[in-house]
RNA sequence: AAAUUCUUCUUUUAGAAGAGUUUGAUCCUAGCUCAGAGUGAACGCUGGCGGUGCGCCUAACACAUGCAAGUCGAGUGGGUUUAGACCCACGGCGAACGGCUGCGUAACACGUUGGUACUUGCCCCGAACUCAGGGAUAACCCGCCGAAAGGUGGAGUAAUACCGGAUGCCCUCUCACGAGGAAAGAUUUAUCGGUUCGGGAAAGGCCUGCGGCCUAUCAGGUAGUUGGUGAGGUAACGGCUCACCAAGCCUAUGUCGGGUAGCUGAUUUGAGAGAAUGAUCAGCCAGAAUGGAACUGAGACACGGUCCAUACUCCUACGGGAGGCAGCAGUGAGGAAUCUUCCGCAAUGGGCGAAAGCCUGACGGAGCGACACCGCGUGGUGGAUGAAGGCCUUUACGGUCGUAAACACCUGUUCUGAGGGACGAAAUUUUUGACGGUACCUCAGGAGAAAGCAUCGGCUAACCCUGUGCCAGCAGCCGCGGUAAGACAGGGGAUGCAAGCGUUACUCGGAAUUACUGGGCGUAAAGCGUCUGCAGGUGUUUUGCCACGUCUGGCGUAAAAGCACGGAGCUCAACUCCGUGUACGUGCUGGAAACGAGCAGAAUAGAGUCAUGGAGAGGCAUCUGGAAUGUCGUGUGUAGGGGUAAAAUCCGUAGAUCCACGAUGGAACGCCAAAAGCGAAGGCAGGAUGCUGGCCAUGUACUGACACUCAGAGACGAAAGCGUGGGGAGCAAAGGGGAUUAGAUACCCCCGUAGUCCACGCCCUAAACUAUGCGGGCUCGUUGUAGGGAUUUUUCAAUUGAUCUCUGUGACCAAGUUAACACGGUAAGCCCGCCGCCUGGGAAGUACGGUCGCAAGACUAAAACUCAAAGGAAUAGACGGGGACCCACACAAGCGGUGGAGCAUGGGGUUUAAUUCGAUAAUAAGCGAAGAACCUCACCCAGGCUUGACAUCCUAGAAAGACAGUCGAAAGAUCGUCGUGCCGCAAGGAAUCUAGAGACAGGCGCUGCACGGUCGUCGUCAGCUCGUGCCUUGAGGUGUACUGUUAAGUCAGCAAACGAGCGCAACCCUCAUCCCAUGUUGUUUUUUCAUGGGAGACUGCCGCCUCCAAGGCGGAGGAAGGUGGGGAUGACGUCAGAUCAGCGUGGCCCUUAUGCCUGGGGCAACACCCAUGCUACAAUGGUCGGUACAAAGGGCAGCGAACCCGCGAGGGGGAGCCAAUCCCAUCAAAACCGAUCUCAGUUCGGAUUGGAGUCUGCAACUCGACUCCAUGAAGUUGGAAUCGCUAGUAAACGUGAAUCAGCUAUGUCACGUUGAAUAUGUUCCUGGGUCUUGUACUCACCGCCCGUCAAGUCAUGAAAGCUCGGGGCACCCGAAGCACCUUUACUCGCAAGAGGAGGUACCACGGUGAAACGAGUGAUUGGGACUAAGUCGUAACAAGGUAUCCGUAGGAGAACCUGCGGAUGGAACAUUUCCUUA
Repeated sequence: AAAUUCUUCUUUUAGAAGAGUUUGAUCCUAGCUCAGAGUGAACGCUGGCGGUGCGCCUAACACAUGCAAGUCGAGUGGGUUUAGACCCACGGCGAACGGCUGCGUAACACGUUGGUACUUGCCCCGAACUCAGGGAUAACCCGCCGAAAGGUGGAGUAAUACCGGAUGCCCUCUCACGAGGAAAGAUUUAUCGGUUCGGGAAAGGCCUGCGGCCUAUCAGGUAGUUGGUGAGGUAACGGCUCACCAAGCCUAUGUCGGGUAGCUGAUUUGAGAGAAUGAUCAGCCAGAAUGGAACUGAGACACGGUCCAUACUCCUACGGGAGGCAGCAGUGAGGAAUCUUCCGCAAUGGGCGAAAGCCUGACGGAGCGACACCGCGUGGUGGAUGAAGGCCUUUACGGUCGUAAACACCUGUUCUGAGGGACGAAAUUUUUGACGGUACCUCAGGAGAAAGCAUCGGCUAACCCUGUGCCAGCAGCCGCGGUAAGACAGGGGAUGCAAGCGUUACUCGGAAUUACUGGGCGUAAAGCGUCUGCAGGUGUUUUGCCACGUCUGGCGUAAAAGCACGGAGCUCAACUCCGUGUACGUGCUGGAAACGAGCAGAAUAGAGUCAUGGAGAGGCAUCUGGAAUGUCGUGUGUAGGGGUAAAAUCCGUAGAUCCACGAUGGAACGCCAAAAGCGAAGGCAGGAUGCUGGCCAUGUACUGACACUCAGAGACGAAAGCGUGGGGAGCAAAGGGGAUUAGAUACCCCCGUAGUCCACGCCCUAAACUAUGCGGGCUCGUUGUAGGGAUUUUUCAAUUGAUCUCUGUGACCAAGUUAACACGGUAAGCCCGCCGCCUGGGAAGUACGGUCGCAAGACUAAAACUCAAAGGAAUAGACGGGGACCCACACAAGCGGUGGAGCAUGGGGUUUAAUUCGAUAAUAAGCGAAGAACCUCACCCAGGCUUGACAUCCUAGAAAGACAGUCGAAAGAUCGUCGUGCCGCAAGGAAUCUAGAGACAGGCGCUGCACGGUCGUCGUCAGCUCGUGCCUUGAGGUGUACUGUUAAGUCAGCAAACGAGCGCAACCCUCAUCCCAUGUUGUUUUUUCAUGGGAGACUGCCGCCUCCAAGGCGGAGGAAGGUGGGGAUGACGUCAGAUCAGCGUGGCCCUUAUGCCUGGGGCAACACCCAUGCUACAAUGGUCGGUACAAAGGGCAGCGAACCCGCGAGGGGGAGCCAAUCCCAUCAAAACCGAUCUCAGUUCGGAUUGGAGUCUGCAACUCGACUCCAUGAAGUUGGAAUCGCUAGUAAACGUGAAUCAGCUAUGUCACGUUGAAUAUGUUCCUGGGUCUUGUACUCACCGCCCGUCAAGUCAUGAAAGCUCGGGGCACCCGAAGCACCUUUACUCGCAAGAGGAGGUACCACGGUGAAACGAGUGAUUGGGACUAAGUCGUAACAAGGUAUCCGUAGGAGAACCUGCGGAUGGAACAUUUCCUUA
């Protein structure tokens, strides 16, 4: 001084964020994924410097080489040497520290608290003693053996080595007497030692409360086990060991077993609570190749000691030996991956020594590594010709990289060179520095040597071009890529971080996604089928005590480091140092007493008992009744019955069904009956009797918390099913037959067995549902119903009624709740107590294991793998073999057709050198095409051209042009003659042509799924929307619904809506009537006609109907009556509908060709199929003759009259006409009148073919039309099916025009003439509109979707077996070792005894056996998951076409079907009840 605590104020600091993804859209639930921080990291690309840290996470795998523990001559003997000095040996101390690693260990191993029956070398303090002796032995010397390691014999020798004796305290043992027990000397004479005892310091041993992993698919474990007595053993307590005795001990508060793991301080993350981790540093533990064992010692059962066994490696003379890096370096191996065989003891620390000193891979340093953190740099200032170049850009212009560069000036951190130069080193006077000539300072040089990585669709900061074309590829999630990719790859640009940047792996966070803080369970995952109830949890009022929980003061502990705060030192920081401190836990101690626990007492509101009454399909047993089905008998009676949508199987002339009477047998109980009642649930229904459980009301009775809930446990538990024995009428899984069907293992029908029924015993599951656990308390109202009680009215009674109340059972609703739906005193509201259950979908309620069961099976209950969803509620649509209402030539009623024939035209197919292209359900097919002989023309063959047939620009030349010749199929090539124009300032210019060069032209080449424009269709259907307001969390709704009406969302009434827009209607054109005006070419009197302008029709008037209204029906008048007829007019949108070949146009493609020119061919083919038409099949007709009446058009490269020729097409001719004048054009045809034909392949029909012609046109062969003569096919009214039409319509008849030289026209578009039939109506078919309902559909039913089978891939279960592993049990063997026993022979010793030898017990390794567990593998086999276009069906979603689902049983290719019981999470309709509608 700050952190920290408390009070007030002020100020400051710290401090908790979400996003993407299910849907057409919405809300919710729920999972997956991302953004943050971190790491002992690794990998990819890149890399300037320094400081500080860190560096085998894998094989506790194997290790070459060197080093890592020695020291002491002031304990002793000896050897060598010229002195110093060195070496060997005995002896002392150390080697139990330090260093490494984390195998094992779930344990007093660790952390923390408390304790003591114990020990301690060296160190400190204190007391006492240190006497006198003895015998050996190593080295050395002499031999011997061995390859070596090493061993062995003999002689001699010392000690602080060894041995006994003496003495001995405050030592030990003992009740006591008493007994036992020590030493070492050296020497420089001042000390260092030695022995015993006591104390200390520090260290260790042991005990103990509490704490910290997973698994119950591990539930019972334990025989030295638990305790006792005694003994032994230990430094010490103790079953630590042994003998005996007892039978204990632990356990759902998880024993035992299995798996995993060193523990902690701390580290990472997090707002916190928590979660994960246990590298470096520090504390503890454990280990030292694997296993066992002891020795020495103060201390070890000992990393660099010993012995044994095993595995491995090495040496060997084959006889035998040696070794242990989880010390420091280093090697190999493993692995994604982790360093130098460095320097020094200068510092710190350790061992020995009196000391000097020696040793020290501890340690101090350096090296390697961007592995991490921190710091610095790669230059700074100016500089616009906004350079070049790259990239982008609609042609230019321009934009951007970008003050960036160049260029000028400046600086010098790093760097290079040179000069100087430390601290670290002194408590020590001298000496001593590995690092290191390092850090640092000064000077000089020179911008010189120093920037990358990732990303740019959203999340998420950052965008364009090119290439590619569901390919190559990307991807954390959603997803991107199929020819215009901001998502792939490259380029440019941008963004982010920066000596790093990304990726991968892992941890925490976000994740309230295990919820203590802080979640849920009606329908999303989730309430046990129900009850009883031990343990457990929780528990009414009141008094007193206690102080266990609880709260609080004080003391102790909580290692250091870390963390926080305040300072200090390295230039700063990282880093280091100093100081201070919170918190959790825990021990001791003092206090408080409200609450909880405990003890004692009292109470009655909880709970129970009793009394008086009450209702009930509550349960069990016995007895009993009638109706109906079936069967049998008798009678009657005759041909059918039965069954279905329709049939058949079936029964019946051997007499059925029907009817009557009688008999028999089993099962179920009509009406009452209900929304009712009872029961814990399952469930319970004819009647009577007996036994029995619970419930309700009332009461001034009694007990006195006896209560609530409940893991485990126990009892009950529909239907189906199983066992034994009965019974068996009806019904009816399986099974048989008949139908249906493509099939029909089904639905329908006829039979029919288990079963259904009874008794006894099992099973134990259901949509066992209110999908809602039990108990208690609190919180507006209304209205039914069942059982009781009280009060009250009429009046005395009994009813009835009314009001209040308790208990049950329904409905509506407030507040509140809910994601919504909904719930709402019978809560899903507000609270309390306890239990059960859930944590994405699938795999799967499956496998394995266990328990139960006779079996079926039940209960308990995973994982691998796979997906990014699965799901709930509600919304808008669409759809339904759902419902209601309405409309339309939609059906019906009619008329005429098509489909059959021949021909025409178009299309498909086939063919072809080409048969150009497009259009293909409706909405293609007499369509583009309102005219394919050439042209058209896009196709094919052949011949040619290449700035081009066409446009603009440049240069040079020539006017342009006209007329001939030759070659050629033509395009074209070549050549000759004529001709010179306009403007002009005299340079030249305009127009045209020729030649040349390049920019470019050109493309009917592709994409209509890049587009504009245009069109078809739903549909001339009545709809489609908006503003404001209101409702809903929201999508969204309302408005636009309802009722009436209309052709109409047309109009009206009502209504949280009020208004408005696009559509409807009207306005426009035309026809019908009238009026007015004008009138040539029409007419000549008006009229008609033509042109222009106006009038008229509005449900206006009357009556009726509709509550009123809107409107409807009828009538009058009127030329016309209810939008008068017709036309034009086509809402928001749908179909990626059609068209790039009408045109325009983005992009792509071709450029001596996919362009252009020319000749010829083709589009016209022809086994066949389809569509649209024409002509017919005849008498309502054909032929012949006569005769009448239109409208609307067209005409100058034109219409073309009269007249003449021709049988005719036509020819000649040329009047008139630029048109109300003339022409096409005439008598329009059908019609009408008359004649003839007489039912036939014809006097019907006209195809086809032969011949002869006409016209157009350069040209009629392929391939035109027309005329004449001749020929005379099919066809006698058309199967299934299908089209048009509601009035001047259908039908029939002719006329004209466009295109056009001509024509394929029977087409198309117009025009008039003649001129009908029918509509009861909306059940059905088709299409459409509105409302409602269900939905698992939204690409919207041409939807979605299930299962078998077949193919591929993946993981997994079973399996005869096989292999391996870790343990347990039993037995065998029994090394080393400790303990004990024996000892004749051997050695030492005076002896005691020791060694040696032999044996016993324990025991490592090893072996054998039986069983259990785990892992792997396994022919074959089971299901599962996934995989654009496989097979079979269609189970589910709509009433899904047999409603679905649950449990159970049987059956079947498969989804599934059927029986029994159950649920509604079923549509529609009907009935009943209750509520709302004042």
This is a predicted structure of a 1478-nucleotide RNA (small-subunit ribosomal RNA) from a Candidatus Peribacteria bacterium. The organism belongs to Candidatus Peribacteria, within Bacteria. The coordinates come from a structure-prediction model, not an experiment, and the mean pLDDT is 81.